[in-house]
RNA sequence: CGGGUCGGCCGGGCGAUCGCAGGCGGCCAAUGGCCGUCUGAGGAAAGUCCGCGCUCCGCAGAGCACAAUGCCGGAUAACAUCCGGGCGGGGCAACCCGCGAAAAGGGCCACAGAAAAGGACCGCCCUGCGAGGCGGUGGGGGAAAGUGGGGGGCUUGCUCCCCACGCCAUCCGCCGCCGCGCGGGGUAAGGGUGAAAAGGUGGUGUAAGAGACCACCGGCGCCGCCAGCAAUGGCGGCGGCCAGGCAACCUCCAUUGGGAGCAAGGCCAAGCAGGAGCGAAGCCCGCAGGGGCGGGGGGCUGCUCGUCCCCCUUGAGCUCCGGGUAGGCCGCAUGAGCCUGAUGGCGACAUCAGGCCCAGAUAGAUGAUCGCCGCCUGGAGCGGCUGUGGGAUGAAGGCACAGGCCGUAAACCACAGCCCUCCAGGGACAGAACGCGGCUUACAGGCCGGCCCGCGGC
RNA sequence: CGGGGUGUAGCGCAGUUUGGCAGCGCACCGCGUUUGGGACGCGGGGGUCGGCGGUUCAAAUCCGCCCACCCCGACCA
Repeated sequence: CGGGUCGGCCGGGCGAUCGCAGGCGGCCAAUGGCCGUCUGAGGAAAGUCCGCGCUCCGCAGAGCACAAUGCCGGAUAACAUCCGGGCGGGGCAACCCGCGAAAAGGGCCACAGAAAAGGACCGCCCUGCGAGGCGGUGGGGGAAAGUGGGGGGCUUGCUCCCCACGCCAUCCGCCGCCGCGCGGGGUAAGGGUGAAAAGGUGGUGUAAGAGACCACCGGCGCCGCCAGCAAUGGCGGCGGCCAGGCAACCUCCAUUGGGAGCAAGGCCAAGCAGGAGCGAAGCCCGCAGGGGCGGGGGGCUGCUCGUCCCCCUUGAGCUCCGGGUAGGCCGCAUGAGCCUGAUGGCGACAUCAGGCCCAGAUAGAUGAUCGCCGCCUGGAGCGGCUGUGGGAUGAAGGCACAGGCCGUAAACCACAGCCCUCCAGGGACAGAACGCGGCUUACAGGCCGGCCCGCGGC
Repeated sequence: CGGGGUGUAGCGCAGUUUGGCAGCGCACCGCGUUUGGGACGCGGGGGUCGGCGGUUCAAAUCCGCCCACCCCGACCA
C1' cells in the first nucleotide's frame, strides 16, 4: 500500500427571530392569561420477540397436564441475554457457524427400488423333481457283412456249433457333463434404485460367500488411571459391538414457569333509569347474635386433591337490552440511574469513593425560517502542487574522432490525483406514553482501534 | 397503549391438525349449440401459497424475523 476480519463511537455545530410543552418565581380581570428564567427524544424511543420490577386477583400449596429452555462453568434481579471454556464443521489465517439423548419406546422416510431397518429382484452357489442333448458303459437282441481259436460232420475245403474280439439299427438300465423349466435352501462380494442401502483395504476360508476368521485403519461401547469444578481430553486394557436419518414429530432426561396487565390499580368530582332472562335444598343445635352438616357459585384462570370467600329464594353469580360520564389527582420520573476514579476478576461483572439530577405530554410538546461554518455528491476554472506519457529521430555536455556512441533537463501539450476558488443539489432510519435489562429489525454519511493475509522499501 | 386473529389464481374459499404432483366454485379463453346473444355442453389457460431466512432428502404446512389488514378491550349505575 492492497485485501480481509472483529470491535467501539458519532450521527451536524454556532448565532438570531418566531413558536410548542413542562418545572420554578412573580403579576392579573384566575378551571385561564401574561412576563421572567431553566429544561425538553433515540441508538434504535421501533417490532412487542424474551426476561424482570410494579399493581391487582381472598399470599399463589401438592400432583398431573401445558409451555419454555437445552454442551459445561460463571455473570445477573432475571433471561431465548452476556462472558469464559469444550467438541464438531468452514476458512491459508485473523475469525465465523453449530450444539442434550436416535444403543428406553412409538411414529414417519413420498416416488423409485427386492428391501427404508435387520432387506434376497437380478446375479453366484448347493440341492430335489421333470423333460432333453452329448459321451461312456452294461444287458437284452441280432436283419446285412466280419477276424481269431477250438470242436463235430464229411463232399478235404466246404458246412454246422461253441468261445473270444469287433461292429450295429433299436429298446432298457447306470454313470458323467451341459444347458432349460418348476420347487427348496444358502449367500449382502457384484449390479441396479434412491436424498439416504447395512464399516474400509488386503488375506484366510468356503459349494458360493460373508467380521465367519485374521492383520491394519476408522467408528462405537465398557473398565481403569491421570488432568480438569465440569463439559471434555490424554494413556492403557477389553468387547467383532459395526448400531441409517428425522426429536424446529411424539417422547425421555435436566431445569424453570400462578394469572392478568398502567385501559394494572387507588382517590375525588359530575351525571343517569332501569328492565328482561337463567339461577341452588334444605336440616340440626341455640332465647338470640351465631355455629355445624349438606347444596350452589366463585378464586388459586386446564384437571384432581386441598384451602379460602360469597350465597341458599328477602337469591350469590352469569347473560342480554337500555342509561350516564368520558373531567381532575396519584401511580409517574431518585432509578437493578448516569459520569469519573480506584480495587478485585482473563472476562461478563462486582465493590468502594467522589460528583450529578437528566423529557413527562394525554390526541399527544421537543419545531420552522434566515445567516455563518462543517460533511457528502456532481460540474466549472488560461488557478497551484505532484506524478505519468509526449516533447526526445536527443538542446547543452561527454567519449571517440572515420562513420559513430553515450546522455540530462526546460518551455510547451495531454491525462490522473490532491489542494484552492465558485456554482448547484443533498443531509438517513425514525420519534418517548409506567419503568428497566436484552434480542431482533431499519439506518444517508463519517471517525477510531485491534488482529490476519499478500506485495514492496529500509 | 394493551390483547387476539387473518394473509393460497381476478373474486370468495378448501388444503396447514398428521410435511410428499396446489385444488373447488364464480370469473377468463377456444370450440359446439342458436338467425344472433344468454343459458347449456366439451376442452383449456392462469399461482413469488404476504416477504426473507432456517430445520428436513423434501415446506402452503414445522421454527424464527419482517410486512400488510381485521377484530376486541375505558369508567359509573

Two RNAs folded together computationally: RNase P RNA and transfer RNA, 535 nucleotides in total. The prediction has a mean pLDDT of 78. It holds a member of the Rfam family "Bacterial RNase P class A". It is annotated as a ribozyme.